RNA sequence: GAACUCAAGAGUUUGAUCCUGGCUCAGAUUGAACGCUGGCGGCAUGCCUUACACAUGCAAGUCGUACGGGCCGGGGGGGCUUGCCCCCCUGGCUAGUGGCGAACGGGUGAGUAAUGCAUCGGAACAUACCCAGUCGAGGGGGAUAGCCCGGCGAAAGCCGGAUUAAUACCGCAUACGCCCUGAGGGGGAAAGCGGGGGACCGCAAGGCCUCGCGCGUUUGGAGUGGCCGAUGCUGGAUUAGCUAGUUGGUGGGGUAAAGGCCUACCAAGGCGACGAUCCAUAGCGGGUCUGAGAGGACGAUCCGCCACACUGGGACUGAGACACGGCCCAGACUCCUACGGGAGGCAGCAGUGGGGAAUUUUGGACAAUGGGCGCAAGCCUGAUCCAGCCAUGCCGCGUGAGUGAAGAAGGCCUUCGGGUUGUAAAGCUCUUUCGCCGGGGAAGAAAGCGCGCGGGCAAAUAGCCCGCGCGGAUGACGGUACCCGGACAAGAAGCACCGGCUAACUACGUGCCAGCAGCCGCGGUAAUACGUAGGGUGCGAGCGUUAAUCGGAAUUACUGGGCGUAAAGGGUGCGCAGGCGGCCGCAUAAGACAGGUGUGAAAUCCCCGGGCUCAACCUGGGAAUGGCGCUUGUGACUGUGUGGCUAGAGUCAGGCAGAGGGGGGUGGAAUUCCACGUGUAGCAGUGAAAUGCGUAGAGAUGUGGAGGAACACCGAUGGCGAAGGCAGCCCCCUGGGCCAUGACUGACGCUCAGGCACGAAAGCGUGGGGAGCAAACAGGAUUAGAUACCCUGGUAGUCCACGCCCUAAACGAUGUCGACUAGUUGUUCGUGGGGGCGACCCUGUGAGUAACGCAGCUAACGCGUGAAGUCGACCGCCUGGGGAGUACGGCCGCAAGGCUAAAACUCAAAGGAAUUGACGGGGACCCGCACAAGCGGUGGAUGAUGUGGAUCAAUUCGAUGCAACGCGAAAAACCUUACCUACCCUUGACAUGCCAGGGACCCUGCGGAGACGCGGGGGUGCCUUCGGGAGCCUGGGCACAGGUGCUGCAUGGCUGUCGUCAGCUCGUGUCGUGAGAUGUUGGGUUAAGUCCCGCAACGAGCGCAACCCUUGUCUCCAGUUGCCAUCACGUAGAGGUGGGCACUCUGGAGAGACUGCCGGUGACAAACCGGAGGAAGGUGGGGAUGACGUCAAGUCCUCAUGGCCCUUAUGGGUAGGGCUUCACACGUCAUACAAUGGCCGGUACAGAGGGAAGCCAAGCCGCGAGGCGGAGCCAAUCCCCAUAAAAGCCGGUCGUAGUCCGGAUUGCAGUCUGCAACUCGACUGCAUGAAGUCGGAAUCGCUAGUAAUCGCGGAUCAGCAUGCCGCGGUGAAUACGUUCCCGGGUCUUGUACACACCGCCCGUCACACCAUGGGAGUGGGUUUCACCAGAAGCAGGCAGCCUAACCGCAAGGGGGGCGCUUACCACGGUGAGAUUCAUGACUGGGGUGAAGUCGUAACAAGGUAGCCGUAUCGGAAGGUGCGGCUGGAUCACCUCCUUU
Repeated sequence: GAACUCAAGAGUUUGAUCCUGGCUCAGAUUGAACGCUGGCGGCAUGCCUUACACAUGCAAGUCGUACGGGCCGGGGGGGCUUGCCCCCCUGGCUAGUGGCGAACGGGUGAGUAAUGCAUCGGAACAUACCCAGUCGAGGGGGAUAGCCCGGCGAAAGCCGGAUUAAUACCGCAUACGCCCUGAGGGGGAAAGCGGGGGACCGCAAGGCCUCGCGCGUUUGGAGUGGCCGAUGCUGGAUUAGCUAGUUGGUGGGGUAAAGGCCUACCAAGGCGACGAUCCAUAGCGGGUCUGAGAGGACGAUCCGCCACACUGGGACUGAGACACGGCCCAGACUCCUACGGGAGGCAGCAGUGGGGAAUUUUGGACAAUGGGCGCAAGCCUGAUCCAGCCAUGCCGCGUGAGUGAAGAAGGCCUUCGGGUUGUAAAGCUCUUUCGCCGGGGAAGAAAGCGCGCGGGCAAAUAGCCCGCGCGGAUGACGGUACCCGGACAAGAAGCACCGGCUAACUACGUGCCAGCAGCCGCGGUAAUACGUAGGGUGCGAGCGUUAAUCGGAAUUACUGGGCGUAAAGGGUGCGCAGGCGGCCGCAUAAGACAGGUGUGAAAUCCCCGGGCUCAACCUGGGAAUGGCGCUUGUGACUGUGUGGCUAGAGUCAGGCAGAGGGGGGUGGAAUUCCACGUGUAGCAGUGAAAUGCGUAGAGAUGUGGAGGAACACCGAUGGCGAAGGCAGCCCCCUGGGCCAUGACUGACGCUCAGGCACGAAAGCGUGGGGAGCAAACAGGAUUAGAUACCCUGGUAGUCCACGCCCUAAACGAUGUCGACUAGUUGUUCGUGGGGGCGACCCUGUGAGUAACGCAGCUAACGCGUGAAGUCGACCGCCUGGGGAGUACGGCCGCAAGGCUAAAACUCAAAGGAAUUGACGGGGACCCGCACAAGCGGUGGAUGAUGUGGAUCAAUUCGAUGCAACGCGAAAAACCUUACCUACCCUUGACAUGCCAGGGACCCUGCGGAGACGCGGGGGUGCCUUCGGGAGCCUGGGCACAGGUGCUGCAUGGCUGUCGUCAGCUCGUGUCGUGAGAUGUUGGGUUAAGUCCCGCAACGAGCGCAACCCUUGUCUCCAGUUGCCAUCACGUAGAGGUGGGCACUCUGGAGAGACUGCCGGUGACAAACCGGAGGAAGGUGGGGAUGACGUCAAGUCCUCAUGGCCCUUAUGGGUAGGGCUUCACACGUCAUACAAUGGCCGGUACAGAGGGAAGCCAAGCCGCGAGGCGGAGCCAAUCCCCAUAAAAGCCGGUCGUAGUCCGGAUUGCAGUCUGCAACUCGACUGCAUGAAGUCGGAAUCGCUAGUAAUCGCGGAUCAGCAUGCCGCGGUGAAUACGUUCCCGGGUCUUGUACACACCGCCCGUCACACCAUGGGAGUGGGUUUCACCAGAAGCAGGCAGCCUAACCGCAAGGGGGGCGCUUACCACGGUGAGAUUCAUGACUGGGGUGAAGUCGUAACAAGGUAGCCGUAUCGGAAGGUGCGGCUGGAUCACCUCCUUU
């Protein structure tokens, strides 16, 4: 600094991350529609669909100053029959003739991809009316409509006759500056009408003059129109070739005019990958919407142009039309009809039907603006101006304002305290817009007209024109805008939303139902997501929804994207067109740049103003209109021309390496086969086998022979080639590359659509060949099956020649060419310099190839002078997944098939890289009674117990792999008890509050199964400040109680488990875009993330360890109830007594063990091994102790608790029953099967516990369980507990037997507990004496005071223990070791898993639905070609007919008309194609669909690595062969690199 004011993102793929990528949302907009709602006004818009059909009215007329007549009125005159006719003047109206207009205005967008539109140019044109100018307008003629008469027709209308006018028509004259021309000449016109009038002429009309209008010729102009050119203007190439008037020329015709516009002839051209032709779609522009812009989409209203007017064709008239409200013809349709014929064209304004989601009044007025006609007045005008309808849009206004806390009532929520609705309401005060009522009341309207004045024409005071002044007239809208007054808060708020995106939350209802949903997604009993309510948010006379466009979307990328792995580099090269192109000059000026200039209509947008009270809206000026043209200049750059240069490119000369290609020849090894010899029973094959071969002699071995294919070692990390690819050796032919040096050419270059050539394997054709291998096939195995993997065979094929095919993971998943940008190392092939006698070494340089790596790039992985870095040139390709590289079409192929290449439909993803986990029939390391080594069991028997199942009125409930099952339950006869049956209770068995009464309470009778019911009797308490109080009981009523009812998936708490495993984390720092990593990995070591060392980490926390308890040794202290060595006493015996506290012991305090010491190993560490000492040695043994977390693990029936449910019952009481059932199945145990034993007798030695409603001694009774008894003990004292343990030890017996084993079962008899042992207790005695002779597959525990074995105690408990929890006694075996099974830890690797392998996932089949391809065909549309046909019309022709003007005296001619005919041609017809749409029995695949079938292909080495191409086979995934790829794990080896 007038005309700059401008750019946002979010949700959704994952466990998480980054990226790619699609889908979706927020914005703006609309000629909208729909739903709910609706007060007022202004401005604007309003059939987007059927260019479907239209009733009715209106939309183009006007001029009497062009003309004849008619009618009506006024005036005058005449005739006479006095009520009629005629004449003249004048005014009005009118059908007709004539003129102008009707080609404008208005509508629509069907057609049209150029005959169109836009922009800019052009030359060969026309132009009525208008303007300026020139000249003229003289003199004649013949008709005709109207009218009249006659005729036909239903009508529309038509025919004939007679008469008539003109600004109608026709000659003649004149004629220029007009036209033609052969330049001499020739040709060609007109009309009058109206007003006024002094002189003059005339009987008059009039002449004449003049004014106005009109007329003719011509010139110019303005504006308008016609034509031509350039540039630009949709999609499809699955449309690639099109074209005969086609392209050009000449002559002719035609037009207003150029032109194949038309015609004849001649030539053979013209257009096309810069997209012709064809198909589809479409009016174009100014502009509109959107967007930061570039762009995209659109083309209503307004403006310009075009096209069309029922459909198709045609011309006429005219200045202009091929004519919306004209004509002719054809066709379809509608209407009228007397059936003979006629009429019509709303895509004008209204309006109707129809179609549709959807779009208005059959309004008013010419007052204004504009148009037509007219001299004018004026008439006409559905143009227009207004009004009406619709919230369709934009804009404005209102529905009140202030005050008002008792924070009213009501509603909703609530933790019940309250919160919220909410100053909101009410109340009080005030205002009155809009609406309503009353009154006033515009602007839009001054022209025309009249009068006056001035001026012009003119003789003129007529008339006309111009200007000024005055006068009076004109308003549809409309009594509208606006103004004043009046009454009253009075009449005026809704809609959507409230899970995230996105602003706004609670309650109830519902219970994967009903429903919501734009995307993600909500709903399966606490839903902010459904429905309702309260509340809230947003917008507001609107609000939402739907549809549509742009935006966001950098998601088609010009601005502004990509292609190693996400979609995307063509398999490779050569190369025309095209694109791009080295250095130095000169010229040019096409591009480019600069100045000037023309244009870019108006409106719109923008800026500054103005007008409606504002705004919307309207309006003045400006800016802008990124464009195109003309012109002048510049000469750097690009282009062009020209001259030169050598750095690009190439040529020649010299060398070098090589599996480069083609052809021919040749060699040895091996396999197989054949022959013969030797020789005998097997061979071969596999995980193991079998099929197969072999006594007819295989295999093995020797000799000889045949044949085909491939070339070990060298060999490589190597070489060559454009790619595919190429390998014994020799010869011939041949392509390319590299190096060094010099010379030469002089930009000759790079890239490359189409094109051409090459192109592994498989495959195809013809003919050969065929040893080995080997799809198919056969057999054998494996397996649930095995169309496979393995085995035995085996054909195409593999090989050669010729011809096809043309695809691959044809890969470096990386196009070609060029330039530039740190290095290091290896290797191949050249070539220099230096050193060495040499092998060789050192150091350069170039071309290839390989590894690492800086900067940089990348989503990351990675790439990194051989780029995926930084740039340039050119080509190819991508745009979500699936459908699908499929269908159709085309091209190619013998075929297989290849190339090109969609859509419907469907999904909210599909993907890439990396991260953390988890997993692997991946790897490495390590641990654990994990295996192994051992010992003992379980699984078999009988019993006990728990569970499943079954049963039942009930068999209450829970626990369910490890981690449920002798578990909750450390005690089910009643109780417990929750279950069942029956009988009862209802403020309740229990709590709190209120009222009333009563002492509490005790004894007792009757009924009843009992709960309970009905009674009787006794009894008056405690505290007191004397008011009363506390506690208890009974009754009443209301709040409430109660629930082992549901949800452990709403929860707390507690618990199990991985697991006593060694792990799990944090802070700061560092690395990474990030998830995350690092730390915590590594080297050692440990029981241990234990410790050490190293290290971008340094520290820390929870775990480990230690601290705690217990046990093992010692010391100190203490010494009863314990102990007893010494002393004394004493007994049948006994620490019994005194005494003592030494010992044992008890229980308190300490000590002790720390890898401390020594040796070795190790890294000088940590640590390990060994040793010494020691009661104990490397955590001494045992216990307690359980990290972050996992299992929606377990428990609502311990307890607590949200929600839900029951409330004379799902609560409570009582009795009885059940939890104890039993054809079975499983778990856990007990006892056994016996002699390491049973039985009998004898004889030793514990520990730890328990005891008052208790343990219970002695003594006595009983065979025994037990009874009687009552001492002692509240317990180191007494008791359980005995004379105690038991196994043991000693002795005896049994002698391998269903037993002197084993004890189930059963009978009888008892004991004890208890109210009560029937269902349903334990124990005792006698009798009985079952199964069982060591246990299939399988499976459990245990590493030392352990297993095994033996007994003892305790909790629970009236009673009941084979269970459980403890205690001690006796007391082993084995561990080579870590391959394997299971579990775990660390590191690493792969992954398509993350609900995490109990994962994921593929294909057939079956069912349902959807879209689609093929399909005998069928029905339409469009179109091409050929032929037939030919209306109207124009043009040409003509022998027919008719004919006023002109010529001619006439005949006749000229001219015209009718008719006929020819050419062209619309409709129509026939045939043959092309193309497109619809449909079609049947059929192909595809997609989708909670719980269908078969298998298991893929993801881990996915259990046969996978995948690609091809061939073949198979229910299916798929298998196999051949070649290829790594986008394969693992191990080993080799080579190279890095560090030390």

A computed fold for a 1540-nucleotide RNA from an uncultured beta proteobacterium, annotated as small-subunit ribosomal RNA. It matches the Rfam family "Bacterial small subunit ribosomal RNA". Its family is annotated with ribosome and structural constituent of ribosome in the Gene Ontology. RNAcentral holds the sequence, with entries from ENA and SILVA.